[in-house]
Context: one part of a larger RNA
């Protein structure tokens, strides 16, 4: 010097990104216990007191009462919750990146949409066959959301899906007709040319689909601009105009979303880019890619407080291991 520990005056987070680490709390009995709440919880809330040994009494023991007694200290060693306040997210228990991430991610019960009538839909396989299921719509598959409470607005123009069948378009196939070649025959100079066969073309017939007509958003998705106006000023309930399928409703909002931004005001601090409560000018929240709340829960994230401490002011002392020196 380094590692693992022990102690440390005064202070007590001044350390630091951050109380990281350490310290502190701790057992049992009794008293006592708030907001909030889904009435179950919260809760071991918080906070406080007691605990050894001996004698006697009530007693089966435990336990209780009285008296005595030792020590600084009686769960005398060991072992054994720190707690509270506020906010975000996720309801919860659970699951996950074996070996840098345990979470707010996944799952979840619940909600909703959709497909499927059984030789089911769906999935694997070339097939046979198998799963679904020795199940049968209170069932099975798929998508989204994610307990619970209050709710879930407008737009069907585009895309998708569903339904419809009047009309338009439309394949293979069929096919009237027209036409080329060939040649029995007629002419015999040019040529004409039936039937059959074989090519070309083709009116017309011709399904689904598409066009079309409707529906459908807990389908993919979308949810405006400019100008003016009230008896100071400011603002605009109001009006005009353009565009659109419709112009963002409720709720929330500098937010896990706010660039400007350390927005402004208030609280907390002596002092606060963080935090909490408001405001709304939402660069660029918003309603099942759910919106807003929410008791309980969380090795979750953020801010604050008490206790506590060598984290620090700022170091010091000690024990053991290593290194080092000598042998």
């Nucleotide at each position: 010097c380094u590692c693992u520990c022990u102690c440390u005056a005064a202070g007590g987070a001044a350390c630091u990104c951050g109380g990281c680490a350490a310290a502190a709390u701790a057992a049992c009995u009794c008293c006592g216990u708030a907001a909030c709440u889904u009435c179950g919880g919260g809760a071991g809330a918080a906070g406080g007191a007691g605990u050894g040994c001996c004698u006697u009494a009530u007693u089966u023991u435990u336990a209780u009462a009285a008296g005595g007694u030792u020590g600084c200290a009686a769960u005398a060693a060991c072992a054994a919750g720190a707690u509270c306040c506020a906010a975000g997210c996720a309801a919860c228990u659970g699951u996950u990146u074996a070996c840098c991430a345990a979470a707010a991610a996944c799952a979840c019960a619940g909600g909703u949409c959709u497909c499927c009538g059984c030789u089911a839909a769906g999935u694997c396989g070339u097939a046979a066959g198998a799963c679904g299921a020795u199940g049968u719509a209170u069932g099975g598959g798929g998508g989204c959301u994610g307990a619970c409470g209050c709710c879930u607005g407008c737009c069907c123009a585009g895309u998708g899906c569903c339904a419809g069948a009047a009309g338009g378009u439309u394949a293979a196939a069929g096919a009237a007709g027209u036409u080329g070649g060939u040649u029995a025959g007629c002419a015999c100079u040019a040529g004409c040319g039936a039937a059959g066969c074989u090519g070309a073309u083709a009116a017309c017939u011709g399904a689904a689909g598409c066009c079309c007509u409707g529906g459908u958003g807990a389908a993919c998705g979308g949810c405006g601009g400019c100008c003016g106006u009230a008896a100071c000023a400011a603002u605009a309930a109001c009006g005009g105009u353009c565009c659109u399928a419709a112009g963002g409703u409720a709720g929330c909002g500098a937010a896990a979303u706010u660039c400007c931004u350390u927005g402004u005001c208030g609280g907390g601090u002596a002092a606060g880019u963080u935090c909490c409560g408001a405001c709304c000018c939402g660069c660029a929240c918003g309603a099942a890619a759910g919106g807003c709340g929410u008791a309980a829960u969380g090795a979750u994230u953020u801010g604050g407080a008490u206790a506590c401490u060598g984290u620090c002011u700022c170091g010091g002392a000690g024990a053991g291991g290593g290194a080092c020196u000598c042998g």
A computed fold for a 327-nucleotide part of an RNA from Helicotheca tamesis, annotated as large-subunit ribosomal RNA, domain IV.